[in-house]
């Protein structure tokens, strides 16, 4: 450099429950642990979803892209 096999140090936290904000999709906080090697961050492209619907919004744990980063055998 590349790869993600195994492992270590750590990290995140689906469903569900509680509280709270929002018309809503959902967000946030606590519990929880199905999973994750970017399940860190960014709505740029596609998808899906919401609405006081035609133009705003949600989703980064749907995929692609951008960007930053821990560990790492064989190569």
């Nucleotide at each position: 450099c590349a790869u993600g096999a195994a492992a270590a140090a750590g990290c995140c936290a689906a469903a569900c429950c509680u509280g709270u904000u929002g018309u809503g999709a959902a967000g946030c906080a606590g519990g929880g642990a199905c999973g994750g090697a970017a399940a860190g961050c960014c709505a740029c492209g596609a998808g899906u979803c919401u609405u006081a619907u035609u133009a705003a919004g949600a989703u980064a744990g749907u995929c692609g892209g951008g960007u930053u980063g821990c560990c790492u055998g064989a190569g």
Predicted 3D model of a 75-nucleotide RNA (c-di-GMP-I-GGC riboswitch aptamer) from Desulfobacula sp. Model confidence (mean pLDDT): 83 of 100.